[in-house]
RNA sequence: AGAGUUUGAUCCUGGCUCAGGAUGAACGCUGGCGGCGUGCUUAACACAUGCAAGUCGAACGGGAAUUACUUUUUAGCUUGCUAAGUUGUAAUUCUAGUGGCGGACGGGUGAGUAACGCGUGGGUAACCUGCCUUAUACCGGGGGACAACAGUUGGAAACGGCUGCUAAUACCGCAUAAGCGCACAGUUUCGCAUGAAACAGUGUGAAAAACUCCGGUGGUAUAAGAUGGACCCGCGUCUGAUUAGCCAGUUGGCGGUGUAACGGACCACCAAAGCGACGAUCAGUAGCCGGCCUGAGAGGGUGAACGGCCACAUUGGGACUGAGACACGGCCCAAACUCCUACGGGAGGCAGCAGUGGGGAAUAUUGCACAAUGGAGGAAACUCUGAUGCAGCGACGCCGCGUGAGUGAAGAAGUAUUUCGGUAUGUAAAGCUCUAUCAGCAGGAAAGAAAAUGACGGUACCUGACUAAGAAGCCCCGGCUAACUACGUGCCAGCAGCCGCGGUAAUACGUAGGGGGCAAGCGUUAUCCGGAAUUACUGGGUGUAAAGGGAGUGUAGGCGGGACUGCAAGUCAGAUGUGAAAUAUGCCGGCUCAACUGGCAGACUGCAUUUGAAACUGUGGUUCUUGAGUGAAGUAGAGGUAAGCGGAAUUCCUAGUGUAGCGGUGAAAUGCGUAGAUAUUAGGAGGAACAUCAGUGGCGAAGGCGGCUUACUGGGCUUUAACUGACGCUGAGGCUCGAAAGCGUGGGGAGCAAACAGGAUUAGAUACCCUGGUAGUCCACGCUGUAAACGAUGAUUACUAGGUGUGGGGGGACUGACCCCUUCCGUGCCGCAGUUAACACAAUAAGUAAUCCACCUGGGGAGUACGGCCGCAAGGCUGAAACUCAAAGGAAUUGACGGGGGCCCGCACAAGCAGUGGAGUAUGUGGUUUAAUUCGAAGCAACGCGAAGAACCUUACCAGGUCUUGACAUCGAGUGAAGUGCUCAGAGAUGAGUACGUCUUCGGACACAAAGACAGGUGGUGCAUGGUUGUCGUCAGCUCGUGUCGUGAGAUGUUGGGUUAAGUCCCGCAACGAGCGCAACCCUUGCUGAUAGUUACUAACACGCAAUGGUGAGGACUCUAUCAGGACUGCCGGGGACAACUCGGAGGAAGGUGGGGAUGACGUCAAAUCAUCAUGCCCCUUAUGACCUGGGCUACACACGUGCUACAAUGGCCGUUACAAAGAGGUGCGAAGCCGCAAGGCGGAGCAGAUCUCAAAAAAGCGGUCUCAGUUCGGAUUGUGGGCUGCAACCCGCCCACAUGAAGUCGGAGUUGCUAGUAAUCGCGGAUCAGCAUGCCGCGGUGAAUACGUUCCCGGGCCUUGUACACACCGCCCGUCACACCAUGGGAGUUGAUAGCACCCGAAACUGGUGAGGUAACCGCAAGGGGCCAGCCAGCUAAGGUGAGAUCAAUGACUGGGGUGAAGUCGUAACAAGGUAACC
Repeated sequence: AGAGUUUGAUCCUGGCUCAGGAUGAACGCUGGCGGCGUGCUUAACACAUGCAAGUCGAACGGGAAUUACUUUUUAGCUUGCUAAGUUGUAAUUCUAGUGGCGGACGGGUGAGUAACGCGUGGGUAACCUGCCUUAUACCGGGGGACAACAGUUGGAAACGGCUGCUAAUACCGCAUAAGCGCACAGUUUCGCAUGAAACAGUGUGAAAAACUCCGGUGGUAUAAGAUGGACCCGCGUCUGAUUAGCCAGUUGGCGGUGUAACGGACCACCAAAGCGACGAUCAGUAGCCGGCCUGAGAGGGUGAACGGCCACAUUGGGACUGAGACACGGCCCAAACUCCUACGGGAGGCAGCAGUGGGGAAUAUUGCACAAUGGAGGAAACUCUGAUGCAGCGACGCCGCGUGAGUGAAGAAGUAUUUCGGUAUGUAAAGCUCUAUCAGCAGGAAAGAAAAUGACGGUACCUGACUAAGAAGCCCCGGCUAACUACGUGCCAGCAGCCGCGGUAAUACGUAGGGGGCAAGCGUUAUCCGGAAUUACUGGGUGUAAAGGGAGUGUAGGCGGGACUGCAAGUCAGAUGUGAAAUAUGCCGGCUCAACUGGCAGACUGCAUUUGAAACUGUGGUUCUUGAGUGAAGUAGAGGUAAGCGGAAUUCCUAGUGUAGCGGUGAAAUGCGUAGAUAUUAGGAGGAACAUCAGUGGCGAAGGCGGCUUACUGGGCUUUAACUGACGCUGAGGCUCGAAAGCGUGGGGAGCAAACAGGAUUAGAUACCCUGGUAGUCCACGCUGUAAACGAUGAUUACUAGGUGUGGGGGGACUGACCCCUUCCGUGCCGCAGUUAACACAAUAAGUAAUCCACCUGGGGAGUACGGCCGCAAGGCUGAAACUCAAAGGAAUUGACGGGGGCCCGCACAAGCAGUGGAGUAUGUGGUUUAAUUCGAAGCAACGCGAAGAACCUUACCAGGUCUUGACAUCGAGUGAAGUGCUCAGAGAUGAGUACGUCUUCGGACACAAAGACAGGUGGUGCAUGGUUGUCGUCAGCUCGUGUCGUGAGAUGUUGGGUUAAGUCCCGCAACGAGCGCAACCCUUGCUGAUAGUUACUAACACGCAAUGGUGAGGACUCUAUCAGGACUGCCGGGGACAACUCGGAGGAAGGUGGGGAUGACGUCAAAUCAUCAUGCCCCUUAUGACCUGGGCUACACACGUGCUACAAUGGCCGUUACAAAGAGGUGCGAAGCCGCAAGGCGGAGCAGAUCUCAAAAAAGCGGUCUCAGUUCGGAUUGUGGGCUGCAACCCGCCCACAUGAAGUCGGAGUUGCUAGUAAUCGCGGAUCAGCAUGCCGCGGUGAAUACGUUCCCGGGCCUUGUACACACCGCCCGUCACACCAUGGGAGUUGAUAGCACCCGAAACUGGUGAGGUAACCGCAAGGGGCCAGCCAGCUAAGGUGAGAUCAAUGACUGGGGUGAAGUCGUAACAAGGUAACC
C1' cells in the first nucleotide's frame, strides 16, 4: 500500500466482499511448563449456610471467675494442715447493660438519570466541617433520673408491661466571659451590585467532665489552618420534526417561612410574564470521565479490569439520630415475595466474600492469613477487618521456555504416484556421538521485617545424580492468497467470505500422499475501527451515472466596495494558574530475558486570568463614488389587461342551375344521395383560429406571447453624468405566478375530438384505418399546483485567444441612407487554452476564483405504506421499514442484427427456353409393419446420400445350431512336417474313419494339445479427439510490424474520390510497409512455327487392287507429342484529373482475366463422420467376441424428394444413306463365318493394343406410310415360351420372342435449371461388376431464345445509422392469470405495557393548630407556673381505586399490493423506423 466482482472487451460511477488490528468473549479440535494479569457482558432474578463492624473496664454501676488478706461455719484427720462454704477489703481477668467513638469509611452494582448528573474553568460579599494541627482562655458549684439489677406479670415466639433500687465523661439548672454571637446608631478603608472589613460605644445571650499508673489523656469556648462537603455560574455532553408549540408555582415583584446557606425551595398577595426553529415540549436510548480499541491524522467505536465523580441497596414513601445519612449488613409505613406460628402474631432483604438454584453460548473456592499495606476503637497491650495480602480453578489474555543437538545415502523399508525408466516423502528415520532447559528425584535455602511477629512456603532460587527419555497440534492448498497430485463421487453427496465449484477425466466436494501457514495453540462465530475519499473539517459530488427547487419576490440568517481614525470581541504573541494519579511516549533502572514493574522528563494539542500587538475580520465615527438606485434625452418589441373592428376558410340554412352518384381506403364497407346529394352560383347565420410576412428573428422571471385599431400598464437597452452615497448579493420558512388535462357555477358550441356506436383488418383486435359522435376544447368567475415545467445545466460578481453570422442602440470617418473602423446590450455557430469517465463544454463555460441557497449517497420494494398538512373531488406535499439482489447504471469500442439509409454484385429478380408439381414406373427417405426389416445422413449444406452396383458372400440385423487363449497378432516351453484324396453322419459349421505324405539354407516356416499373459468388439461417447469432408464462397476479404491518435477497449493503415471480376489499379490522406487471399505461374482447348514421324497421314512419284495409304516412298497436309511463338489495353480516336481505367476502331485465329479446369484466405456452424482409418475414457469377455445354415436389409393403407418414359404429326413406324469423340480390353475384348425371329449359341482370327476387338454412333438426310384417334401415340401390368451369368435366380437378377395394352390428351397452389457452343435434344463410353443402372462419371453430334433494367424476392460485399442484442433477432423482454413460500399495509376488534391528567380514598412521618389527659430536674413557701409528652384536628402525601383520552407493542376472520421461485397459461407492450417513433 491494495485486491476480487457489472462488460465480448474498455473507461467511469457505484455498491457488495476480502487481506490488518482488537476483545471481560463463546464454540470445535488439540493441549508440556512457568511468570504477570484477568474471569455473570444474560435475571437490579430468587437466595439455604458461614463469615463481611466493631471497639473502649484508663467513662459508669453491677455481675462472674481466680488469687491474697480478713470474718465465720462445716468436714477430714497425719491437730495444723487440707478441702468446702461464708463476711469484708484488695488485686487480676472476663463483660450483659448505661455511656463514648465508629456503623455516612472501606466493599458491591449500574436499575434509574439527557440532568449543573458528568467533564472543564470559575464564583460563594450566600455556606458547613467530627477526628487532626496551631494559638488563646477556661474546667467552679449543684440537682434530678433511667437501664442494668430485684420482684411480679403477659406472650407459642419475637418482644414486652408494672413496682422498686442505683452509677457515670448519660441528663438538667446556676456561676464566670478573655474572646464570640445578636440588636442599635457612628467613623475609616475597600468591593462588580446587594455590600464587606476594621475600630470604638451601649444593651443582651450562651460553656465545660472527668479519669489517671501523676507522665499525661480527656472536656468547654473562640480564632486560624488542613481535610471533607454544600450551593451557584460560563462552555461542552446521543437520536428522532412522521414530536412545533410548551408552561399556572408557571416568569417576576413585595413580605414572610425554612435551611449550614442562596433561591418559588415553600407560603400569602400583586403583575402577566417565561421558554422555543441557535430546536422548547414530547418520545426513544444511555451512568459520566481519565482512559481503552482502531486510525497517517482528523475522526469513529467503546466506558470490563485500575482511578475520579454520580446514583442505587427487594419496590415506593418518610423522617429520626448525628459533624456528616434521608443511611447496603439502622428505624417507621405501604406493596410484592419467602419463612416461622399455639392463627392471636412475628421474622427477612448477598447489586459485601464464598456458595446455591435459575437464566444463558458463557464466567471460578462455601480456601489461608491479618505476616505486610490500610481502616475502626483503645493511653496501650490488643481486638475487629471476605478491605487487603496470598493460595485454588479456567490456554480467557499477554510474555517467556521446551518437545533435543551433531553426524548419517544402501538415498533402506513402508506409503503415494508413474510415461514403469523413475520420482516424492528424505538426512527425514534407523545407526553412531553429545547435551539436560522444562518436568521427575535428592540436598541446601532466602528477601519481603528498623527489636519480635511470615498466610504465601520448605515457595522463589542454588547444587547434585539420572534417562532422549514424559511433552504437537490446528487450519489451509481455484483466484483474491503462501501451498498439487491420485482415487472416489457424477448438478448427487456436498463446498462457499466474494466471484463461484459439482451434469464421468473436479488442483474448488470426500479420502489419501505431498505441500504451505501459525504454533501450545489453531480455526470458526459475534462485535468494533480500518481499508471506505462509501457522509468527504482535513477530503466528494449534482448536463447524460444518484443529485438544481417549475419561476419570481422577499423575512430571518449568511456574505459584502474605496480612504482615514478609535476600540480590542475574533486573531496573534508573552507570562501565570490549572489540565489528579495511573495509562501512552522518550531515557535510565528492578525481576536471568520479556510480559510486569520503579524513577525522571516531556506531553496532556484544553480552560481561565493577565500583559501586549493592531495587519485582517468585527464594531463606533468621518469621508468617497466605481457597486446599486434616481433624474434627463432617446429607442426596439407576438410583454400584460380591456374594448372595438376585419377578411379568408370549414360547417349549417334558404334559393337557383344540374343528375346519379358522392365519400372513403392498401382494398373495402358503414355513411350521404332520385324526398335530388356531391358539384356549382347567390344570399344569410354562427363559432373558433388568425395563411403569406416568419427568420436557431423579437419580448417576458418562468409558464408563455402572433390579424388590425384604441385606452391603460410592466420591464429592457443606449446616451448623459445632475442627484443619493454601499442603499448590495443570496435567500430556510412565507407570499405570488404557474402549460395541458381535470373540478365547480353560468354562458357558448363552427371545426376538432377522450368515452361511445358502427364498418373494416385480424387467429383474436375492447387497437392502429374509415364513417359518425358526447364531455372537452372557447368566454366569465373560482379551484387544482402538477409536466421530459429541459439548456435534463440554481442565482450573483470578476477574470481568461480568436473567427463568423444575426437583432436593438451609440460614436468615428465619408458626398452618402451603402461600405469601413469602433463600442454597449441580446441571440446563434465554429474553435484555442483549460475542464471532462467519455460524449462534449468552451466569454451565453461544464474554464479560473468568490458568496449564498437547493439537492445526492447501490438496485428493487417505492415516490409506496402509516402519520400529518392542503384540496369539492381527482389528487398533491412531506415521506419510511421489513424483505430481496450482487449488481443496477453512464459514456464510448468492436461485432451482430433492423419489416434503417446509401453504393455495388450474383440466373437473385426481370426477359426467355426447357422442366418439376398431375400419369405410369425406377430409386432414396419418412411412416407403418416385422423375429429382423442392421447402421449412419436431417432446412439451404439429409432424401439415385455413405452404397463405383444386398440372390449366397457382402452383412454390421433376426432365428436356430456350434466354439471358448479363440476366426486374427505377439511371447516362452513341448510334440509333430505342413498337407492331400476318399468314405460316413449332419442343413452346414463340425464330428468320426481311412489312405497317402515326412519340409529345411538348421536360422526357421507350418500344424497340434494344455495353461497364462492376452486377443477380439461395425459395443457407447463426433459434446473427449486426430485426420478427412460439407457450407457461407472462388465471396473479396482476413491480418501483422513500425509509426501516429486515444486514459482505454480500440482506431488509423483497410476510410475518402474514381475504377475493377477482384482490398484490381490510380489519386488523395498520419501513415509507411508487409503477409495470407485476388490475379499470374499449372493442365486443357482455340492460331502459328520448329523438331520428330509409327501402329497415324497421303500432295507429288512409282507399284497394286477387293478400288481399300494396300505397298514402295515421302515429311508437304491432317494428326500425334515435345519445344517455342502469340494478346500486352501494345496501336489509333473519344471520355476521364494529363491518372487508373473505360467506350469505339484497326490489325489479328483469338481483345480486354479468349473458353473450361485444378487451385477454397482468417474464420463460422460443439456442422458431418468413433461404421474408411487412427485414438482417450467407459463397457462386454463360455460373450456385446468367433463360425455355420436359413431368413432379412427388396415388407406396404400412405406421404415426400430425385430421375426415366410419355401424352404425339417439329411426331410414330418401315426402308435406305452418311458424319464423331472419348474410352475399355488377358479369369479380358472377342472379328470373320455358321445356327437361331431374337436374346443368344457354335467358333476362336487378331490384340497387353494410334495396328486387333468392343463398335452399330444416334438424332440428321432421302423415300414411303399413318391423318388427330386414347390412335400404327403411350408403354405399365399380366400370361406363355426362351436366353445368359452364377454352387444357387422361389423370396430376390438381367435379356429375348409372342400375346396382353393400364394411367396418361401437357399437369392447381407453388417451385427448379440455364446467358453460348450454353439451354434443349441425340446417341457413345467407363468405373463398380460373375450377373444386375432410368443412377453416377465422362465423350462428342445437332444447336436456340432472351437480358429494357435493378423497383421488388433471395444471398453476399463496402460505408453509414439505431440498439436495452454479445449463446449476438431462432436475441432480449413486459404484464395479467394459476401454484408454493416469505415479509409487510388495512382490518370488526381483542390483549398488554408506558407516561401523564381529573376525581375519590389515604399509611407512616414531618410541620402547624389544639392539647380539659400525663409530667423528675427550672421558678415559686405553697397553690401553681414554665417547658415537655400522649391524644385529637388540619395541610401535604406513597400505595390503592375510578374515569376519559394519548402513545407503543402483540394478536385477528377477511383483504390489498410487494418480493422470490421449475422448463406453467395468454398475448407481444418495450429495445431496430421493434413493425402505430418512444417517453412525461